This is a predicted structure of a 544-nucleotide part of an RNA (large-subunit ribosomal RNA, domain I) from Butyricicoccus porcorum.
Lineage of the source: Bacteria > Bacillati > Clostridia > Butyricicoccaceae > Butyricicoccus.
The coordinates come from a structure-prediction model, not an experiment, and the mean pLDDT is 86.
Its Rfam family is "Bacterial large subunit ribosomal RNA". Gene Ontology terms of the family: ribosome and structural constituent of ribosome.
The full RNA is in RNAcentral, with records from Rfam.
Context: one part of a larger RNA
């Protein structure tokens, strides 16, 4: 030195564990904000660095309710206190709520600086405190230029609104490329990703100028079929309906106009004509108008509003002995409950030890909310002469977009530019176009539910993970750290049943160790469960 055996060090794998995650289901809840949000800064404790809570009334103040013996958060110890005259704690409603932040008196390098007006402090121009003072939009009133007047712009006051944030969902505007086509240009990816604006608990759509086919249906939305059909397509890759049927849900309303009344303006000497505004009327089963009949019916608005339910809680059955052991829930023996043998904990495996579970019970207050009630709103029949029924609209041409439909025979729908109707004896549509027939009434507005989503709350489930896994994050993590910045982004769990966390003695400067003691175990000693391998030693056998 090598090989082997034995014993160690080192190291962290593995096993076991789970406080944390992941996914889904059910229910709830679904906006917050100038009454100052979301998010922060700085403070706040007897001692207080961090987290949590709170806000100069600062781990808190008040009231009501619950609860019943301890309490002063995480978090030990000390001090000082509180509590059956009911504390701590839990629920509800209030009070307080610095500074920054839309941030809004002005400024600003966020959490700072500087004002003005009025009032208060026995109060002066200094000081302190309180309140108000941004912009924009709309309404009303008063003012008011250039320009004699009038008008307008502008100004002032008052009132109402707005501004910013939000996980996904939603509407609109804008809008790629990789990719696929086995290359690539039309096409596809895709109206996707990204960007912008806006809204709500949902949004959007919605009450037929719709479909259908000679029979008829009857708003919208969503689901299952129709159907990967008909089509479309360098007829490539691909894209991809509708009619109709079955379901979920179900709801229809209001204006403009005609006409009536009133007020005002313009033209005119005036009669009158015309326009504007307000009220009534009226809305497709058309209406006005004329005649007849009448006080019914419904209600999605506003208010009131019971019960259930939500936000604290409460009651809640039934076991002992022996034995092994550090410890009984194990084993043995004998019992009991069960509308409760879901689950968790307890020194090993517990229906009967603890918390719970089944089954019941409970609210001052706040939320919630059906019927009913009140207010508001809301009706019929007949006639058809006259009047009304949404105009730079429909439509056409050109250029585009969107429709499953790529210009195609290309309708229907929506824009841009140009042209530009009719007036219910009218007009649109039925996939070029025409006729016939059928059907509907555009160019105004509103409208629950069925649908989408889950930041948030509660309960539950898992042939989901178990610390290199599962969220990036099981521990004070979007932290430490990196980057000028946008941004990137970790590592790190386990003593024991209980700290009983090793008094005291010895060596040592200490670290550390040896005794002693605790413990079932210290080869569980905090660098702490188990403790593999690499790697490093010690002893020994054999070989060299």
């Nucleotide at each position: 030195g090598g090989c082997g055996c034995a014993a160690g060090g080192g190291g962290a794998a593995u096993g076991c564990c789970u406080u944390g995650g992941c996914a889904c289901c059910a229910g709830g809840a679904g906006c917050c904000g100038a009454c100052g949000a979301a998010g922060g800064a700085c403070g706040u404790g007897a001692c207080a660095a961090g987290c949590u809570g709170c806000g100069a009334u600062a781990a808190g103040c008040u009231u009501g309710g619950g609860g019943g013996a301890g309490c002063u958060g995480c978090a030990a110890a000390u001090a000082a206190g509180c509590a059956u005259u009911g504390a701590u704690c839990c629920c509800a409603a209030g009070a307080u709520u610095u500074c920054c932040g839309a941030a809004u008196g002005g400024g600003g390098a966020a959490a700072c600086c500087c004002g003005c007006a009025u009032g208060a402090g026995a109060g002066a121009a200094g000081c302190u405190c309180a309140u108000g003072c941004a912009g924009c939009u709309c309404a009303u009133a008063c003012u008011g230029a250039a320009u004699c007047a009038a008008a307008u712009a502008g100004g002032u006051a008052u009132g109402a609104g707005u501004g910013g944030g939000g996980a996904a969902c939603c509407g609109c505007c804008u809008g790629a490329a990789c990719u696929g086509a086995a290359a690539c240009a039309u096409c596809u990816a895709a109206g996707u990703a990204g960007g912008g604006c806006g809204a709500g608990g949902a949004a959007g759509a919605g009450a037929c100028a719709u479909c259908a086919a000679c029979a008829g249906a009857g708003a919208u939305u969503c689901c299952g079929c129709u159907a990967g059909u008909a089509g479309u397509g360098g007829c490539g890759a691909g894209c991809g309906a509708a009619c109709g049927c079955g379901g979920a849900a179900g709801a229809g309303g209001c204006c403009a106009a005609a006409c009536c009344u009133g007020a005002g303006g313009u033209a005119g000497c005036a009669a009158u004509a015309u326009c504007u505004c307000a009220g009534g009327g009226g809305u497709u089963c058309g209406g006005a108008c004329u005649g007849c009949a009448a006080u019914a019916u419904g209600u999605a608005g506003u208010g009131u509003g019971a019960a259930a339910g939500a936000u604290a809680g409460c009651u809640g059955a039934a076991c002992g002995c022996u034995u092994u052991g550090g410890g009984a829930a194990g084993a043995g023996c004998g019992g009991c409950g069960a509308a409760a043998c879901a689950g968790g904990g307890u020194g090993a495996c517990a229906g009967c030890c603890c918390c719970g579970u089944a089954a019941g019970c409970g609210a001052c207050a706040u939320c919630g909310g059906a019927a009913g009630c009140a207010c508001g709103c809301u009706a019929g029949c007949a006639g058809u002469a006259u009047c009304c029924a949404g105009a730079g609209u429909a439509c056409c041409a050109c250029a585009g977009g969107a429709c499953a439909c790529g210009a195609g025979g290309a309708a229907c729908c929506c824009u841009g530019u140009g042209g530009g109707a009719a007036g219910a004896c009218g007009g649109g549509u039925g996939g070029a176009c025409c006729a016939u027939c059928a059907u509907c009434c555009a160019a105004g507005c509103c409208u629950a539910a069925a649908u989408a989503c889950u930041a948030c709350c509660u309960g539950g489930u898992g042939a989901c993970c178990g610390a290199u896994a599962g969220c990036g994050a099981a521990g004070c993590a979007g932290u430490a750290c990196c980057g000028u910045g946008a941004g990137g982004g970790a590592a790190a769990g386990g003593u024991g049943a209980a700290a009983a966390g090793g008094a005291c003695c010895c060596c040592g400067g200490g670290a550390g160790g040896g005794g002693a003691g605790u413990g079932a175990a210290a080869g569980a000693g905090a660098a702490c469960c188990u403790g593999a391998a690499a790697c490093c030693u010690u002893g020994u056998g054999c070989c060299u």